[in-house]
């Protein structure tokens, strides 16, 4: 030098005019616009802040806000899925175990269970769940190509052929013996633990799949800022037709209508049981007419930034100081102008071939905009920058 991994950042600056939105201040009007009303707009100057790492997707989780459902159990559904820590928490992250890929830095894995069942492995092959003999090898008879036994090491097919490699042993073989691999139990040691390492014993294994059913262990109310609060206004709380309901019992009080209060039956956003609680007189469909769809607020002070120390491999937490950085509603933060950079295209020159100097053009040229809010995943991103590791050359 060069090729790769793997974390962080930027993604134009400066100066001038001119112009938006927020909110503070002072002046001015206290007139005027717009409104049915609630309200909301308009004048002039100052101050101070005004999109992202993704705002995007809408894939988890959560804060908040509303809901007559609430608590246990059990079922059903939906979700995760090794160990162990972080978080509000989550399916996220951290740092470990065990597989796989890489020369390696590193990078992946929808990682519990196949001895509870059920299913499926398609064609191809002799044969893909209880086996199996096409070639082939071997004996032994006919005899020149067929029949019996035996075999499953070699070949064939396929993703996979019932451990693997090497040796003995056979008529030729085969865990048939034997060593190491390898599986399966058992023991000691190390770890909080997934596990790892090391002996013993067994010739031993009944493949493989669970992003297939399924079993196991853990988790889970519904809708959502278009959620809700709060003003304002209106008519006609409207008509008509179907359906379903319009319960029952004690007591009280009333002249009656009728009231009131307990019980019991019914309903109450999966379902059942047991506990507690609410609600009860009207409900649902169709279709014909009336209003209204306006304001204001939820609305940014925060599971918040930053910087320092502590503690922990780390994610991440404690102390301390410090700041306050968008709040719009048809939706603000642009629009020119000049100079600088970066990059580009032509041209000239230098050159140790790395590259670098002038001179002209272009240049807001990457992905792409907030709309309750945050933790995250996942997508897309021209162009440049810093850092640390691995391999490879070359020189000292």
């Nucleotide at each position: 030098c060069c090729a790769g991994u793997c974390g962080g950042c930027c993604g134009g600056g400066c100066a001038g005019c001119c112009g938006c939105g927020c909110u503070c201040c002072g002046c001015a009007c206290u007139c005027g616009c717009c409104g049915a009303a609630a309200g909301g707009c308009c004048g002039c100057g100052g101050g101070g802040g005004g999109a992202g790492g993704a705002a995007a997707g809408u894939c988890c989780g959560g804060g908040c806000u509303c809901c007559a459902c609430g608590g246990a159990a059990a079922c059903a559904c939906g979700g995760u899925g090794c160990c162990g820590g972080a978080u509000a928490a989550c399916g996220u992250c951290c740092g470990g175990c065990g597989g796989g890929g890489g020369c390696g830095a590193c990078c992946c894995c929808a990682g519990g269970g196949a001895a509870a069942g059920u299913g499926c492995c398609a064609c191809a092959g002799a044969a893909a769940g209880c086996a199996a003999a096409c070639c082939g090898c071997c004996u032994u008879c006919c005899a020149u190509g067929g029949a019996a036994g035996g075999u499953a090491a070699g070949g064939g097919u396929g993703a996979a052929a019932g451990g693997g490699u090497g040796g003995g042993g056979u008529a030729a073989g085969a865990g048939c013996c034997c060593a190491c691999c390898g599986c399966g139990u058992c023991c000691a040691u190390g770890g909080c633990g997934a596990c790892a390492u090391g002996g013993a014993c067994g010739g031993c294994a009944c493949g493989g799949u669970a992003a297939a059913c399924c079993c196991c262990a853990c988790c889970g109310g519904g809708a959502g800022c278009a959620a809700g609060a709060c003003c304002g206004a209106a008519u006609a709380g409207g008509g008509a037709u179907g359906a379903c309901g319009c319960g029952g019992g004690a007591c009280g009080c009333g002249c009656g209508a009728g009231c009131g209060c307990c019980c019991c039956a019914g309903c109450c956003c999966g379902u059942u049981u047991c506990c507690g609680g609410g609600c009860c007189g009207g409900u649902c469909a169709u279709c014909c007419g009336g209003g209204u769809g306006g304001g204001u607020u939820g609305c940014a002070a925060g599971a918040g930034g930053c910087c320092g120390g502590g503690u922990g491999c780390a994610a991440a937490u404690c102390c301390g100081g410090u700041c306050c950085c968008a709040g719009a509603u048809g939706a603000a933060u642009g629009g020119c102008u000049g100079c600088c950079a970066c990059g580009u295209u032509c041209c000239g020159g230098c050159u140790u071939c790395g590259g670098c100097c002038g001179g002209a053009g272009c240049c807001a040229u990457a992905c792409a905009g907030a709309a309750c809010c945050c933790g995250g995943c996942u997508u897309a991103c021209a162009g440049g920058c810093c850092g640390a590791c691995u391999g490879g050359c070359a020189a000292a």